Small-subunit ribosomal RNA, 3' major domain from Solanum gracilifrons, 476 nucleotides, folded computationally. The RNAcentral record of the full RNA draws on SILVA.

[in-house]
Context: one part of a larger RNA
RNA sequence: UGACGGGAGACCACACAAAUGGUGGAGCAUGUGGUUUAAUUUUAUGCAAAGAGAAGAACCUUUCUAGGGCUUCACAUGCUGCGAAUCCUCUUAAAAGAGAGGGGUGCCUUCGGUAACGCGGCCACAGGUGGUGCAUGGUUGUCGUCAGCUCGUGUCGUAAGGUGUUGGGUUAAGUCCCGCAAUAAUCUCAACCCUCAUAUUUAGUUGCCAUCGUUGAGUUUCGAACCCUAAACAGACUAUCGAUAAUAAGUCAGAGGAAGGUGAGGAUGACGUCAAGACAUCAUGCCCCUUAUACCCUAGGCGACACACGUGCUACAAUGGCUGGGACAAAGGGUUGCGAUCCCGCGAGGGUGAGCUAACCCCAAAAACUUGUCCUCAGUUUGGAUUACAGGUUGCAACUCGCUUGCAUAAAGCCAGAAUCACUAAUAAUCGCCGGUCAGCCAUAUGGCGGUGAAUACGUUCUCAGGCCCUGUACA
Numbered sequence: 001u002g003a004c005g006g007g008a009g010a011c012c013a014c015a016c017a018a019a020u021g022g023u024g025g026a027g028c029a030u031g032u033g034g035u036u037u038a039a040u041u042u043u044a045u046g047c048a049a050a051g052a053g054a055a056g057a058a059c060c061u062u063u064c065u066a067g068g069g070c071u072u073c074a075c076a077u078g079c080u081g082c083g084a085a086u087c088c089u090c091u092u093a094a095a096a097g098a099g100a101g102g103g104g105u106g107c108c109u110u111c112g113g114u115a116a117c118g119c120g121g122c123c124a125c126a127g128g129u130g131g132u133g134c135a136u137g138g139u140u141g142u143c144g145u146c147a148g149c150u151c152g153u154g155u156c157g158u159a160a161g162g163u164g165u166u167g168g169g170u171u172a173a174g175u176c177c178c179g180c181a182a183u184a185a186u187c188u189c190a191a192c193c194c195u196c197a198u199a200u201u202u203a204g205u206u207g208c209c210a211u212c213g214u215u216g217a218g219u220u221u222c223g224a225a226c227c228c229u230a231a232a233c234a235g236a237c238u239a240u241c242g243a244u245a246a247u248a249a250g251u252c253a254g255a256g257g258a259a260g261g262u263g264a265g266g267a268u269g270a271c272g273u274c275a276a277g278a279c280a281u282c283a284u285g286c287c288c289c290u291u292a293u294a295c296c297c298u299a300g301g302c303g304a305c306a307c308a309c310g311u312g313c314u315a316c317a318a319u320g321g322c323u324g325g326g327a328c329a330a331a332g333g334g335u336u337g338c339g340a341u342c343c344c345g346c347g348a349g350g351g352u353g354a355g356c357u358a359a360c361c362c363c364a365a366a367a368a369c370u371u372g373u374c375c376u377c378a379g380u381u382u383g384g385a386u387u388a389c390a391g392g393u394u395g396c397a398a399c400u401c402g403c404u405u406g407c408a409u410a411a412a413g414c415c416a417g418a419a420u421c422a423c424u425a426a427u428a429a430u431c432g433c434c435g436g437u438c439a440g441c442c443a444u445a446u447g448g449c450g451g452u453g454a455a456u457a458c459g460u461u462c463u464c465a466g467g468c469c470c471u472g473u474a475c476a
Base pairs, nucleotide, nucleotide: 001476002475003473004472005471007470009468011466015460016459020422021421022420023419026314027313028312029311030310031309032308033307034305035304042053043052064300065299066298067297068296069295077124078123079121080120081119082118083117087102088101089100090099091098092097108113127289128288130287131286132285136283137282139277140276141274143272148187150185152183153182154163155162156161167178168177169176193266194265195264196263198234200232201231202230203229204228208223237260240254242252243251244250303442320375321374323372324371325370326369332363333362334361337356338355342351343350344349382413387408389406390405391404392403393402429452430451431450432449433448434447435446
């Protein structure tokens, strides 16, 4: 100087406390371990692995296994020979491939050839999701959006180092003020960026409709006020008043204001720590394979199942369930696409194919909600697992192993032990909608969007995490 302390002080955070809803018990979905297997490819393993890499494993993907093939190769460059190439048919095969036949002659041309493509030959090479993240780059997590980490010059100390950065206040903040052998500064903090909340100006179609008429309908006429859209600009700075504080920084209360003390949310992550993660995104050193650890194909596997763990979904009901009527969003996506309407079907869906390259048309029905009837506390009109049969659809293909419809079947479950998680306001809880990936989908995941909309916070004694200062140490 650090690190550590079941030492001291002061501080902070959904850390505890207060409140609400969960997990842990049930069924199912999904990931992991284990076991099994020809293979169940692999990485990740306290927080910081486990609905993670994977924004989508039937084939492909695909790395794994079995079998069938191939060896200058599926791919790249160079040398050389032949044929332009694409194409069609047949045999064999599970396919890859192997064999045979046919057709066909293009473009440019200095008539020698030549580009592209295909089939041979020869070597250099290709190739490797093989190993090492403890050889690495770039990249990511974590402490932590915690408030820290440093430096120049000066100065103190023999030196390691100290000082500054400590002290008195204050802040979300090493934020700012005052003091001080320090003074000046870097990286973080804050601000600058984006979204939301208010107003004005500009603009007025596909959006809007107060007035005027009009209609089934802003449909059509008129209109530019309103709404909305999207560009510019204004606005908030402790600016103002009072109190308080050291005449400071600031703090508390008020007014005005759409918004008040960082207005709310996002993006933004200092020096470093964990030889943290990833050589399987990519790149790459070294090592290893080279008739195979490369490459092609078919089939299987990644989906197994005494069990254990994680993350979720659905429930156990009456603040509910079934059923008829009625109402109100936002944000997205659409031409190999979204698909209205009408017809058929109980339905999934099928037929038809208007409109839309979209503020125009479509997906699209929002659902919780409200209103009317039924159910009346029961394993039920709760709950929907499981299974049988009959269908639909995507796709060469749905057996292993897709989704979905109808009918039948009707399991566990009556609020959950020890323990444990999230959350402070438009938040929790609850309700639906959309997107990406995608032929289809195992999505209950994930990323967004809006609707309804709480309770509680005395406080910092205790638990956990963190930084600051003092102190102890046989540790470095």
It matches the Rfam family "Bacterial small subunit ribosomal RNA". The organism belongs to Solanum, within Eukaryota. The prediction has a mean pLDDT of 83.